[in-house]
RNA sequence: AGAGUUUGAUCCUGGCUCAGAUUUAACGCUGGCGGCAUGCCUAACACAUGCAAGUCGAGCGCGAAAGGGAGGCAACUCCCGAGUAGAGCGGCGGACGGGUGCGUAAUACGUAGGAAUCUGCCCUAGAGUGGGGAAUAACUCCGCGAAAGCGGGGCUAAUACCGCAUAUUCUUAAUAUCUCAGAUAUUAAGUAAAGGAGGCUAGCAAUAGCUUUCGCUUUAGGAUGAGCCUACCCGGAUUAGCUAGUUGGUAGGGUAAAGGCCUACCAAGGCAACGAUCCGUAGCUGGUUUGAGAGAACGACCAGCCACACUGGGACUGAGAUACGGCCCAGACUCCUACGGGAGGCAGCAGUGGGGAAUAUUGGACAAUGGGCGAAAGCCUGAUCCAGCAAUGCCGCGUGUGCGAUGAAGGCCUGCGGGUUGUAAAGCACUUUCGGUGGGGAAGAAAUACUCAAAGCUAAUACCUUUGAGGGUUGACGUUACCCAAAGAAGAAGCACCGGCUAACUCUGUGCCAGCAGCCGCGGUAAUACAGAGGGUGCAAGCGUUAAUCGGAGUUACUGGGCGUAAAGGGCGCGUAGGUGGAUAUUUUAGUCGGGUGUGAAAUCCCUGGGCUUAACCUAGGAAUUGCAUUCGAUACUGGAUAUCUAGAGUAUGGUAGAGGAAAGUGGAAUUCCCGGUGUAGCAGUGAAAUGCGUAGAUAUCGGGAAGAACAUCAGUGGCGAAGGCGGCUUUCUGGACCAAUACUGACACUGAGGCGCGAAAGCGUGGGGAGCAAACAGGAUUAGAGACCCUGGUAGUCCACGCUGUAAACGAUGAGAACUAGGUGUUGGGGGGCGUGUCCCCUUAGUACCGUAGCUAACGCGAUAAGUUCUCCGCCUGGGGAGUACGACCGCAAGGUUAAAACUCAAAGGAAUUGACGGGGGCCCGCACAAGCGGUGGAGCAUGUGGUUUAAUUCGAUGCAACGCGAAGAACCUUACCUACUUUUGAAAUCCCUGGAAUCUUUUAGAGAUAGAAGAGUGCCUUCGGGAACCAGGAGAUAGGUGCUGCAUGGCUGUCGUCAGCUCGUGUCGUGAGAUGUUGGGUUAAGUCCCGUAACGAGCGCAACCCCUAUCUUUAGUUGCCAGCAAUUCGGUUGGGCACUCUAAAGAGACUGCCGGUGAUAAGCCGGAGGAAGGCGGGGAUGAUGUCAAGUCAUCAUGGCCCUUACGAGUAGGGCUACACACGUGCUACAAUGGGAAGUACAGAGGGUUGCCAAACCGCGAGGUGGAGCUAAUCUCAGAAAACUUCUCGUAGUCCAGAUUGGAGUCUGCAACUCGACUCCAUGAAGUUGGAAUCGCUAAUAAUCGCGAAUCAGAACGUCGCGGUGAAUACAUUCUCGGGCCUUGUACACACCGCCCGUCAAGUCAUGGGAGUGGAUUGUACCAGAAGCGGGUAGUCUAACCGAAAGGAGGACGCCCUCCACGGUAUGAUUCAUGACUGGGACUAAGUCGUAACAAGGUA
Repeated sequence: AGAGUUUGAUCCUGGCUCAGAUUUAACGCUGGCGGCAUGCCUAACACAUGCAAGUCGAGCGCGAAAGGGAGGCAACUCCCGAGUAGAGCGGCGGACGGGUGCGUAAUACGUAGGAAUCUGCCCUAGAGUGGGGAAUAACUCCGCGAAAGCGGGGCUAAUACCGCAUAUUCUUAAUAUCUCAGAUAUUAAGUAAAGGAGGCUAGCAAUAGCUUUCGCUUUAGGAUGAGCCUACCCGGAUUAGCUAGUUGGUAGGGUAAAGGCCUACCAAGGCAACGAUCCGUAGCUGGUUUGAGAGAACGACCAGCCACACUGGGACUGAGAUACGGCCCAGACUCCUACGGGAGGCAGCAGUGGGGAAUAUUGGACAAUGGGCGAAAGCCUGAUCCAGCAAUGCCGCGUGUGCGAUGAAGGCCUGCGGGUUGUAAAGCACUUUCGGUGGGGAAGAAAUACUCAAAGCUAAUACCUUUGAGGGUUGACGUUACCCAAAGAAGAAGCACCGGCUAACUCUGUGCCAGCAGCCGCGGUAAUACAGAGGGUGCAAGCGUUAAUCGGAGUUACUGGGCGUAAAGGGCGCGUAGGUGGAUAUUUUAGUCGGGUGUGAAAUCCCUGGGCUUAACCUAGGAAUUGCAUUCGAUACUGGAUAUCUAGAGUAUGGUAGAGGAAAGUGGAAUUCCCGGUGUAGCAGUGAAAUGCGUAGAUAUCGGGAAGAACAUCAGUGGCGAAGGCGGCUUUCUGGACCAAUACUGACACUGAGGCGCGAAAGCGUGGGGAGCAAACAGGAUUAGAGACCCUGGUAGUCCACGCUGUAAACGAUGAGAACUAGGUGUUGGGGGGCGUGUCCCCUUAGUACCGUAGCUAACGCGAUAAGUUCUCCGCCUGGGGAGUACGACCGCAAGGUUAAAACUCAAAGGAAUUGACGGGGGCCCGCACAAGCGGUGGAGCAUGUGGUUUAAUUCGAUGCAACGCGAAGAACCUUACCUACUUUUGAAAUCCCUGGAAUCUUUUAGAGAUAGAAGAGUGCCUUCGGGAACCAGGAGAUAGGUGCUGCAUGGCUGUCGUCAGCUCGUGUCGUGAGAUGUUGGGUUAAGUCCCGUAACGAGCGCAACCCCUAUCUUUAGUUGCCAGCAAUUCGGUUGGGCACUCUAAAGAGACUGCCGGUGAUAAGCCGGAGGAAGGCGGGGAUGAUGUCAAGUCAUCAUGGCCCUUACGAGUAGGGCUACACACGUGCUACAAUGGGAAGUACAGAGGGUUGCCAAACCGCGAGGUGGAGCUAAUCUCAGAAAACUUCUCGUAGUCCAGAUUGGAGUCUGCAACUCGACUCCAUGAAGUUGGAAUCGCUAAUAAUCGCGAAUCAGAACGUCGCGGUGAAUACAUUCUCGGGCCUUGUACACACCGCCCGUCAAGUCAUGGGAGUGGAUUGUACCAGAAGCGGGUAGUCUAACCGAAAGGAGGACGCCCUCCACGGUAUGAUUCAUGACUGGGACUAAGUCGUAACAAGGUA
């Protein structure tokens, strides 16, 4: 410090997720030791039991018992126990320490200040401590009660209580003075006390005196602690108004003290948009975690403060409490009870139940530190110190170390060679931390007591205090830390992960199953992603997961973001508060800056040291604590004050343009309607129609009239207005802008939360108006439907007046204002200038529009009218959906508007640009693509293939074009893969090993055959004599074998787009990038063919050419070919001869827009012509770019993986692939006269042939047979070509057409024609009379038509592949259909339109709104009620201290009454939570229904 994830790819925006650190954690697996920390986050839920606050006899009065002893017979008494235990009075302490975080948003806390206060014990200082009195508990007696406890009588003490005296610097009052909230002085009045102990002296003693000390009283000061006041301090505005003791004053009361703290009276204030009130949440802080920091989150442990102590209220005591282990009352709960009444409060330490994912022992000790009491010893102390439990965290240590290759065995993988686990183990040598055993062994302890000495005090060498010396004792932890010894590698490693992010890879299993997953995503038969294993990586006594916080996240942006299109500028203006604000000077010092001082507790963090073996940890010092307060200084800037200025702003004067606004009036054209004339059958409307209008006279046309609405031309990227918006003309009223020149005011300015106003269309209310248009509605069409688009009608509405509504893609999707920053062009308004006076040019100013530099931007684009560079102010945004929705509130007559969430859900949603693909987008172009023609298919019969069906099997594959006379160039057996039956198992064929035998042949038995058995013949070749090679049989195992699966694991081959003209690369350039350019453009071509242009220049694969055939000629060569001329002839090129010609087959020539004319840019080229056998690629073939279709083929072959192995292999026989209600494809033959039949006659080309082609001749009606010549082929043969031509016949008919089907008889091939061959003859003579919708081929030697040959093949073509004969018609044109190419455009598509995608309905799940209500919680108001208690009143009862003239009084207590008030109750509201029949929408969920709304002009933008 970043990374993954939206896309085919890119850049951006933007969310989600991850890597880090941390935790009072929990869970899973695992677990050796120690140190230091930490340990109920939930139920402030309820608590059994024990302990947690006592102490003082040196304040006081009492005062046992057990036990022992003595006396005594015993009862009993006495002594010790013992002034002990023990209560009680009294004092101090129970307000500290310990716990918890309910409440509390301010009576809290933190920080910094302040004045009107109190403060026990403690410290300093002053003064005093005199003299009296009356009670009361304990105790005793009586009584009540179950108990708790209570009542009454009696006795008694005090440092308990009460007077009196005295009294200052105390309190109060008065007077005087001063520096006047106060101080000083004087006077008057008032207010105190307690004694105990030690020592000495005196005394019988009590006691007294002196002294010391501890107390006590009073006063002042300090310290400490406490109370009070002021400023700042979480979220919500869907909480906007709150407040009657409320705000202030006066008087009084009250308090320790200021104060409405309380009361009476008076005034009407106080708080609040800088957020009052209300609601929610919460103890606050030092700090902790994280972070670079700024921040954010948190507030365990430790420390400071606060609050609370079962819930609520109340006071008492006290220095201090409104009191955790005190009291009173009320309530809930628990317990005891004799039912009358009582007792209790673990949020102290342990512990229990409960809750919960979850948190420990009913331990030891006061040894240390500290606290309470005490003079002290000491006692108490669950504070504390220790121990126990827990890997809860941090830190440290260990689980061995070295050598050790035959790289052991085993495991795993394997390409079978090996690799890896792995020096790892074993083995050898060594060490012993920790643990276990035994032994030793610190520190934590300082003292107080006691003794001595000195000093102080004192009358004192007592006492007491302090200091010093001596000196006894005190350890829970503790089997301590630490050290030593012996033994022995001995007792000690796991967890997670290994697709990317992210370090780490293979095998097996599984087969969208089981499962994984933080995000993206894995899994549908080859899963590095599931599970297991081997191996590896990471961390390690831990490792993972979950939860949570910060970070990354610049993803709330102060540091540090944005708003044209991604989320985001308010519809527009005026303007309040607020924010900001021109120039100069003076002043102030609030902000600002610097210094000082105080404070910022300690701990923590950081630095430097020190102590535990180290570390964690502990400890010392420093730094820091960024803050607040105060003080001094600086004065540039900002603010405040004062004065001045004119550049901002405004006013005045004079002009200018304008659909700026409002009102009144007025004009013509057009539409419609009405009246009248002319006139006759249609009009209107559409893609086409129909509805509609019209013979009752329409439309058309002429004249007249009425009414309403809107204003053609001018008219313009022209004008005006803040926006919405504004358009005939005239008048009136009125707002703003601009220009020019001067004068004046003197910052008067900008922005603008709330607020106020304006605000298209539609809509609403009332009243008018209503020509045209036109939601709704009706009808007609269209359509599968058509609640639409189209048509005919038509009402609200549109118009006017007044009032409401308040929203729009209210858009420049761009807030307002100001300043600065290249230019060019046009246009509107104003002003100025020039001379060349024009339809001119220049300058300037205010608008408006286009292009463009720098710059900006993700890009598109913006670019002085900024989206550039800056300043000021306002509004708004923070992933998509849910949702601009719900609820609440406000506004509205309503419709609705404004404000505005959450649950839940997804990993995206989005912007711009790129390349493709697509479009019922555009342009250009091509193709038998259409058109123009010719002939077919689709109808019939048959052949053949396919589907389907059937079957034991009908083997398998091919399935739009691009499967279907396809693989198959040929299924009777074989083929053959299928079925049935019978057999076989190292196998039918291959390699290796062993044994035997040559091989081989013949005969025979059983059987359907394979096979099994028997008999016989036969002894080969080479040799170094060992044997070897080939072949056959048998045997064992390695292995064979498989037309079994996967063409979606593959190679190869092939089809298709398409013989379409395209597809790319290098370098350069442009772009952030994907990419672009080149390859686009202008021409041209069959062509990315060529030319020109050009940030491109070149190149490659394709095109073309090179190759083959064909068309012309030449040369060469003439046998089997040919025959012009010559000769012979059996008349046949037959023979001689010849090679001229044809032909054959080799080599050449020829054609290149080369020539001419025109055209074109003078180019490329095109058009025409000449010559030529051929002319613009002459015709045909071979040749198929990058790629697409997971196209086809595992059954040609090859091949990975999987599967079978006495079978899914192999053999044999028979059957099947040939089935047959049916459907489709491809063909053949026809339907006839351009024909059929009969007879005659003529002309090819290219092929094949020795297991072959087969001649002549003969036989047969024929298929064919006999026959055997010739031919390994330019020689012989298949082999008569047919259509054509000539003549005859048939005469439009199911025929002299057509030939299916069937019967009979044959021929040939073959082991064999039954299933199941072809052909022949005789007989039979079906459908069919030119074929619906639709559809196919073909552009010239082509279609059509005619025959011939070949491959396969024993036989079996109507198929396929070739060959020649005869031989047309048409092409205007590119509008349309199909396909393709290039450019461009749109796109929400990229699996790419067979795409994407919307809504209702149906099903399931989830959260949520409404809802008659129901139940709880909190709270307001009014009223009732009123415990305990403080306060007040009262004289009913009682009354020790004091007074008293003895009656009584003062004072007090009880009682009663009053105020206040907790709990409780009634009524009525508010808020909130839960629930609710039914209901609303929402979200999600591979393959439901209906349509097709959007994306292309998405088919109605």
RNAcentral holds the sequence, with entries from SILVA.
Predicted 3D model of a 1501-nucleotide RNA (small-subunit ribosomal RNA) from a metagenome.